Two RNAs folded together computationally: RNase P RNA and transfer RNA, 515 nucleotides in total. The coordinates come from a structure-prediction model, not an experiment, and the mean pLDDT is 78. Rfam match: Bacterial RNase P class A. It is annotated as a ribozyme.
[in-house]
C1' cells in the first nucleotide's frame, strides 16, 4: 500500500433570531377563601429570569422479567416455547467459554446441534426391475434341452489308379427355451442397502485380509459434551422429526387502555337464555376433576350517560470512573453523577462561520516513464547501434498540501420501566489481527 | 400503546408437501333480424418480499412489508 476480520465508539460544531414543552422564581391581575379593612393563602390565564429537554436503534413487539389486578393458581388432558457441554443473570428463545459439524489460503465466520428414524404410525411425486420384510429389467455364470456352422472321423459308394464324394456315434458349440446362482457392471432416480484394493470364485458377493468408515467394550484425558490409543464386531435397517411423534425441562391468564382515588352525567331501562339446594355463575383460558366464593342473581345483545382531574410516572437488576476476582460473560468493593417525564403528544426552522465526505477546474511540489539534447564506454574503416550517467526544457501517470466551485450529509421520533433479540441506516474515528505486494 | 387475524388471476374465494383450480370479468365462435340470456372455447398468477428446512415450499419454519379487527370509563 491494497483486499479483509474482529471489537469499541461517535452520529456534525459554534453563534444569532423566531419558537415548542417541564420545572422553578418574580411581576401585575381573575376568581375563591379570609377579614371591618389591609395583610395573608390558595387558584387560573399572560409577560420576563434562570434551567432541563429523545435513540442506537426510542423501530418490529419476536423473547424473559419488573409491577399491578384476577377468588393465591393443587392435579391432569389438550396447547405453546426451549433443546450439544459447563458456566453468567432476576430471568431468558439472551451472553459467554468449550466440544462436534460446516466454510475460508488465513484473521474468522456459520449451525433449530434431543432421539446413530429398532416406540409407533404415515410419507418419497416422475422415471425405474425395485423407494425399504428388498428385488432381478440389461449384463454375468452354471445346469439341463433344443440347435445352425465348424472339428474329427468308424465306415458306405464310385474310381484301373490318382484321387473324389456321402458321412453315425464324438467333440465343440453361436443362438433359442427352462431352471437357479449374482448384485461386481450398465441402466432410472435428489436417493438404490459401507467406500477402496488385494485374494477368492463357475460368475460374484464382508466371503476373506488390509486401511478409511461405522457399531460395541473396558482403560486413559476431561466437571461434562467429547476426545485418544487398544481390543472387538463383518457392518446393523436410506431420507425425511422446519411429518405426527417420543423424551426432558419450562409455562396460571391478562397486560399502566393493568390498577389506584375524585369528580360529572343519564332511563340504574328493555330483550333472550341460565339459575335459586338437582346449586347458574366466578380463577380476564380450551376441556375435566379437586378446593373455595356465592342462600341469588349472572351472562349476551340492543339502549343511556361521561370522555375531566389527581396517581401509578421516573432513583433504577440506574449510569460513569478506579481498584480487584475471573480466559470470559459477569461479579464485588470505593468514589462521583441525577439524566425527558409530556398525554393529539415538546425536543424545531431560518440564517451566518467552521468542519466531514466526494466530483471538478486551477496552479504549487514530489517520485516514475517517454521523447530532445549533452557527456563518456563498447562494437564499426565509416555511417550508425547498444549499454551508462546528467542540468533545464516538453509531454503523460501517481501522491501530497493548497484554492475556487457543485453535489451529498443517513435510519429514524421516547408514551410504565427495565434486559435482550431482529431488521433499518450516508458515513466518520480508533484499537488488535489476517493475506497478497513492494522497500529496508 | 396493548392484542389478535389475513396477503393465491382484473374480482371474490378453494387449494396446505409432488405439474395451481373454481364461479364473476376479458376475448373469440354458435343462437338471435339485434342486443341480453343460454351454449362451447380461450386468455390470464413474482401464490405479499427474502431467507432456511427438503430431492421438491402457495403449503413446513424464521425475518421483514402491506392490510384489517378489537379496547377507556360509570349505572
Nucleotide at each position: 500500500g491494497c483486499a479483509g476480520u474482529c471489537g469499541a465508539c461517535c452520529a456534525g460544531g459554534c453563534g444569532a433570531u423566531c419558537g415548542c414543552u417541564g420545572g422553578u422564581c418574580c411581576g401585575g391581575u381573575u376568581c375563591a377563601c379570609g377579614g371591618c379593612a389591609a395583610a395573608g393563602u390558595g387558584u387560573g390565564a399572560c409577560g420576563g429570569g434562570c434551567u432541563g429537554g429523545a435513540g442506537g436503534a426510542a423501530a418490529g413487539u419476536c423473547c424473559g422479567a419488573a409491577c399491578u389486578c384476577c377468588g393465591c393458581a393443587g392435579g391432569g388432558c389438550a396447547g405453546u416455547g426451549c433443546g450439544c457441554c459447563g458456566g453468567g443473570u432476576a430471568a431468558c428463545a439472551c451472553c459467554c467459554g468449550g466440544g462436534c459439524g460446516g466454510g475460508g489460503c488465513a484473521a474468522c465466520c456459520c449451525g433449530a446441534c434431543g432421539g446413530a428414524a429398532c416406540a409407533g404410525u404415515g410419507g418419497c411425486a416422475c422415471a425405474g426391475a425395485a423407494a425399504a420384510u428388498a428385488u432381478a429389467c440389461c449384463g454375468c455364470u452354471c445346469a439341463c434341452c433344443g440347435a445352425a456352422a465348424c472339428g474329427g472321423g468308424a465306415g458306405c459308394c464310385c474310381g484301373c489308379a490318382a484321387g473324389g464324394g456321402c458321412g453315425a456315434g464324438c467333440g465343440c458349440g453361436a443362438c433359442g427355451g427352462u431352471g437357479a446362482g449374482u448384485a461386481a457392471g450398465g441402466g432410472u432416480g435428489a436417493a438404490a442397502u459401507g467406500g477402496u484394493g488385494c485374494g477368492g470364485u463357475a460368475a460374484g458377493a464382508g466371503c476373506g485380509c488390509a486401511c478409511c468408515g461405522c457399531g460395541c467394550g473396558g482403560c486413559c484425558g476431561g466437571c461434562a459434551a467429547c476426545g485418544g490409543a487398544c481390543g472387538u464386531g463383518g457392518c446393523a435397517g436410506g431420507c425425511a422429526a422446519a411429518a405426527c411423534c417420543c423424551c426432558g425441562c419450562a409455562c396460571g391468564g391478562a397486560g399502566c387502555a393493568a390498577g389506584a382515588c375524585c369528580a360529572a352525567a343519564u332511563a340504574g331501562g328493555g330483550a333472550a337464555g341460565c339459575g335459586u339446594u338437582c346449586g347458574a355463575g366466578g380463577a380476564c383460558g380450551g376441556c375435566c376433576c379437586g378446593u373455595c366464593c356465592g342462600a341469588a342473581g349472572c351472562u349476551u345483545c340492543c339502549g343511556g350517560g361521561u370522555a375531566g382531574g389527581u396517581u401509578g410516572c421516573u432513583c433504577g437488576a440506574g449510569g460513569c470512573c478506579g481498584c480487584g476476582a475471573g480466559u470470559g460473560a459477569u461479579c464485588g468493593c470505593g468514589g462521583c453523577c441525577c439524566u425527558a417525564g409530556a398525554g393529539g403528544a415538546a425536543u424545531g426552522a431560518u440564517c451566518g462561520c467552521c468542519a466531514c465526505g466526494u466530483g471538478c477546474u486551477g496552479g504549487g511540489u514530489u517520485u516514475c516513464c517517454c521523447g530532445c539534447c549533452g557527456g563518456c564506454u563498447g562494437c564499426u574503416c565509416a555511417c550508425g547501434c547498444a549499454g551508462c550517467c546528467g542540468a533545464a526544457c516538453g509531454g503523460g501517470a501517481g501522491g501530497c498540501a493548497c484554492a475556487g466551485u457543485g453535489c451529498g450529509a443517513a435510519c429514524a421520533g421516547a408514551a410504565c420501566u427495565c434486559g435482550g433479540c431482529u431488521u433499518a441506516c450516508c458515513g466518520g474515528u480508533c484499537c488488535c489481527c489476517u493475506g497478497c505486494a513492494g522497500c529496508c | 400503546g396493548g392484542g389478535c387475524c389475513g396477503c393465491u388471476a382484473g374480482c371474490u374465494c378453494a387449494g396446505u408437501g409432488g405439474u395451481a383450480g373454481a364461479g364473476c370479468a376479458u376475448c373469440c365462435g354458435c343462437c338471435u333480424u339485434u342486443u341480453a340470456a343460454g351454449c362451447g372455447g380461450u386468455u390470464g398468477g413474482u401464490c405479499c418480499c427474502g431467507g432456511g428446512u427438503u430431492c421438491a415450499a402457495u403449503u413446513c419454519c424464521c425475518g421483514g412489508g402491506c392490510g384489517g379487527c378489537c379496547c377507556a370509563c360509570c349505572a